[in-house]
Context: one part of a larger RNA
RNA sequence: UCCAGCGAGUUAAUUUUGUCGGCAAGGCUAAGUCAGUUGACGGAGCCGCAGUGAAAGCGAGCCUGAAUAGGGCGACAAGUCGGCAGGAUUAGACCCGAAACCGGGUGACCUAACCAUGAGCAGGCUGAAGCUACCGUAACAGGUAGUGGAGGGCCGAACGGUAGUACGCAGUAAAGUGCCCCGAUGACUUGUGGUUAGAGGUGAAAUGCCAAUCGAACUCGGAGAUAGCUGGUUCUCCUCGAAAUAGCUUUAGGGCUAGCGUCGUGUAGUAGCAUGUGGAGGUAGAGCUCUAUAAGGAACUGAGGGGAGCAAUCCUACUCACUCCUAAUAAACUACGAAUACCAUUUGUGUAAUCACGGCAGUCAGAACGGCGGGGCUAAGCUCGUCGCUCAAAAAGGAAACAGCCUAGACCAUCGUCUAAGGUCCCUAAAUUAAUACUAAGUGGGAAACAAAGUGAAAUUUCUUAAACAGUUAGGAUGUUGGCUUAGAAGCAGCCAUUCAUUUAAAGAGUGCGUAACAGCUCACUAAUCAAGAGAUUUUGCGUGGAAAAUGUAACGGGGCUAAGUAUUAUACCGAAGACAUGGGUGUCAUAUUUAUUUAUGGCGCGGUAGAGGAGCGUUGAUAUUGCGGUGAAGUCAGACUGGAAAGUCUGGUGGAGCGGUAUCAAGUGAGAAUGCUGGA
Numbered sequence: 001u002c003c004a005g006c007g008a009g010u011u012a013a014u015u016u017u018g019u020c021g022g023c024a025a026g027g028c029u030a031a032g033u034c035a036g037u038u039g040a041c042g043g044a045g046c047c048g049c050a051g052u053g054a055a056a057g058c059g060a061g062c063c064u065g066a067a068u069a070g071g072g073c074g075a076c077a078a079g080u081c082g083g084c085a086g087g088a089u090u091a092g093a094c095c096c097g098a099a100a101c102c103g104g105g106u107g108a109c110c111u112a113a114c115c116a117u118g119a120g121c122a123g124g125c126u127g128a129a130g131c132u133a134c135c136g137u138a139a140c141a142g143g144u145a146g147u148g149g150a151g152g153g154c155c156g157a158a159c160g161g162u163a164g165u166a167c168g169c170a171g172u173a174a175a176g177u178g179c180c181c182c183g184a185u186g187a188c189u190u191g192u193g194g195u196u197a198g199a200g201g202u203g204a205a206a207u208g209c210c211a212a213u214c215g216a217a218c219u220c221g222g223a224g225a226u227a228g229c230u231g232g233u234u235c236u237c238c239u240c241g242a243a244a245u246a247g248c249u250u251u252a253g254g255g256c257u258a259g260c261g262u263c264g265u266g267u268a269g270u271a272g273c274a275u276g277u278g279g280a281g282g283u284a285g286a287g288c289u290c291u292a293u294a295a296g297g298a299a300c301u302g303a304g305g306g307g308a309g310c311a312a313u314c315c316u317a318c319u320c321a322c323u324c325c326u327a328a329u330a331a332a333c334u335a336c337g338a339a340u341a342c343c344a345u346u347u348g349u350g351u352a353a354u355c356a357c358g359g360c361a362g363u364c365a366g367a368a369c370g371g372c373g374g375g376g377c378u379a380a381g382c383u384c385g386u387c388g389c390u391c392a393a394a395a396a397g398g399a400a401a402c403a404g405c406c407u408a409g410a411c412c413a414u415c416g417u418c419u420a421a422g423g424u425c426c427c428u429a430a431a432u433u434a435a436u437a438c439u440a441a442g443u444g445g446g447a448a449a450c451a452a453a454g455u456g457a458a459a460u461u462u463c464u465u466a467a468a469c470a471g472u473u474a475g476g477a478u479g480u481u482g483g484c485u486u487a488g489a490a491g492c493a494g495c496c497a498u499u500c501a502u503u504u505a506a507a508g509a510g511u512g513c514g515u516a517a518c519a520g521c522u523c524a525c526u527a528a529u530c531a532a533g534a535g536a537u538u539u540u541g542c543g544u545g546g547a548a549a550a551u552g553u554a555a556c557g558g559g560g561c562u563a564a565g566u567a568u569u570a571u572a573c574c575g576a577a578g579a580c581a582u583g584g585g586u587g588u589c590a591u592a593u594u595u596a597u598u599u600a601u602g603g604c605g606c607g608g609u610a611g612a613g614g615a616g617c618g619u620u621g622a623u624a625u626u627g628c629g630g631u632g633a634a635g636u637c638a639g640a641c642u643g644g645a646a647a648g649u650c651u652g653g654u655g656g657a658g659c660g661g662u663a664u665c666a667a668g669u670g671a672g673a674a675u676g677c678u679g680g681a
Base pairs, nucleotide, nucleotide: 001681002680003679004678005677006676011091012090013089014088015087016086017085018084019083020082021081022080023079026047027046028045032041033040034039051058052057061073062072063071064070094232095231097229101222102221103220104219105218106217112196113195114194115193116192117191118190119189120188121186123155124154125153126151130147131146132145133144134143135142159183160182161181164179165178166177167176198214200210201209202208207216235616236615237614238613239612240611245258246257247256248255249254259363260362261360262359263358264357265356266355270353272349273348274347276345277344278343279342285336286334287333291330292329293328295326296325297324298323301321302320303319304318305316306315307314308313366391367390369388370387371386372385373384374383375382396407397406398405411584412583413582414581416580417579418578422574423573424572425559426558427557431571433570434569435568436567437566438565444561450545451544454542455541456540457539458538459537460536461535462534463533471529472528473527474526475525477502478501479500482496483495484494508523512521513520585606586605587604588603589602590601591600592599617670619667620666621665622664623663624662625661626660627659628658635654636653637652638651639650640649641648642647
């Protein structure tokens, strides 16, 4: 991992709702006794038949109250017992699962410490005290040479240990092996016997060790502890079908009530929609009267400050307020003010979508997208609110692929038809369709500020056969070196200005380069030549640059495309489980018909998780009945057939003795999942 078997809403009591049945103003017995196959007795007691009040009590009324008021609860009668089904409560209560807690015992043959009694430590090195001899001292001290053999002394086997490293890691081994290393007469090592026990012992102390178990051993019991947590929970079909919200919660991944679902009963043209009418409102927008903020100007009015003045009073590039003009901002501004939405109502439509009561739920982690807003950075596949939509619980077609986007809601069948979104060169079903433009960038097929004689369109304006624009030839002068300044300043460092005048076809008291200053080059301006358009500005379509990333083209799905790109217009076609067509199934309602409650027609339906409701299949056994079987039962293998499913039947082989149908009843009643359990491969 696979196969087979086992494996989870049960039982009892009480209670409630529905349904079926008995009896009915009544209904029923319980314990027990007698009998012995399910009976009889037993009326204690329970529920109901009257309520109300705290109660005395009164009573179809009672209470409150001073009340004959008002108000509260009642009165118009159906219950009760049993069966079945749904729920609840109490019990282990659908099943498996803790870590733990408590009680009684068993353990110190492992290991910790201690007690008693034994045992072990090759060999070598060092050479303490003491002692002896000699020297030495007044005597001690001291010195030298010997002797001696101390030490938690040194080196190093046995023995004990395990710091490092390699291997081993399903191992040779549930702690080892190789090399290397530490102690090795000691706080040493070790044999045997014994003592200490779990709320404890022992501990040169690591929460270490106490039998491969230790922040509290093991074992049996309380015990099926508890688990708001995780996992699992077994046949089929049909109808409907949620929620991820509010309030409260030692509450936040749990619960309770409401909301939303389902089933039953009842019910009024109920809900919804459209239309008309009438409402309340302060949002969007707008506006600046108020509140707050704020720009420019004017007029001078008032107050304060400053200055002048003896004072009157005057001045003020200071401050505030007021007035006028232009012109603003606001969620917590409003003299204004919608659209929607909301409320009420009229009329119409509207067959259940509404409402009431009762049984049963599930839901309380939501997600993206679009609109309007708050938070954030007008960040987030971010977060919060609200309105909508899809997913959740929805398959199909489109978006290459893609829960939440676009189209559209799958009862079944059909080699039938038409469409939606989206498409029609090939992959790939359908236009290499038609018309008019644009794009040259493979833009299309990723991106901004910004940049640019890319190119198309529209508009405004200036010059122009009295010759424009560009080119070429020529001129571009004089007062004057304007005045000032300056070392110098001569068109051209800088300052000044009725920047003027003259000669002219025209020529600035000078556009730029240049000089120390001049000079020199050039421009504006003018003439000639040439010959027909030239210049400036604004708006806009499509393009260009801006443009750097990690495996491999890789920013159209691909091929490839100059349209097969973009814009506008038109026609045709393709395209889904959509719609239609034909046949069938099924739910529900209506009508007709039948009463074995069927048949027919018509209307509306039949995606579905949690969940509610309905109808069935199969397994084991019981009762009744009816059948099969050595001329071959069950089981098993293969094939065929039937039914809408669970399933059923037949034929043949195998097998060798029991097994079905129908009706009703009762359950140890259905497995693929639980790191399920047992066995096998």
Molecule: large-subunit ribosomal RNA, domain II
Organism: Candidatus Nomurabacteria bacterium